[in-house]
RNA sequence: ACCACCCGCGCGGGAGAGAUCGCCAACGCACCACGGCGGCGCCGAAGGGGCAAAUCCUCCCCGGAACCUCUCAGGCAGAAGGACCGCGAGGGCAGG
Numbered sequence: 001a002c003c004a005c006c007c008g009c010g011c012g013g014g015a016g017a018g019a020u021c022g023c024c025a026a027c028g029c030a031c032c033a034c035g036g037c038g039g040c041g042c043c044g045a046a047g048g049g050g051c052a053a054a055u056c057c058u059c060c061c062c063g064g065a066a067c068c069u070c071u072c073a074g075g076c077a078g079a080a081g082g083a084c085c086g087c088g089a090g091g092g093c094a095g096g
Stems, first nucleotide, its partner, number of pairs: 002096002005092003009088005018040001020039005041076003047072001048070003055065003
């Protein structure tokens, strides 16, 4: 100096599901949006729970894991967020 591994950072991409209903407030009036409260219906890819099913790690048991499952949380126009992927330069490690 190069490669690999881990960590966060910057940039780009990034799905799904009611612009739902009622009440209150606000507004010169009406409508819409925003705020608060309540209800029903949904989504799963922040986080969290679980291996009960199925799948993978192995031929079996045990065990573990997840984009599997549950929806606690979060979300259901836009914004924000967003697992994961790509690129970049750093930090760590001290392996080749």
The RNA shown here (Glycine riboswitch aptamer) has 96 nucleotides and comes from Micromonospora sp. CPCC 205371.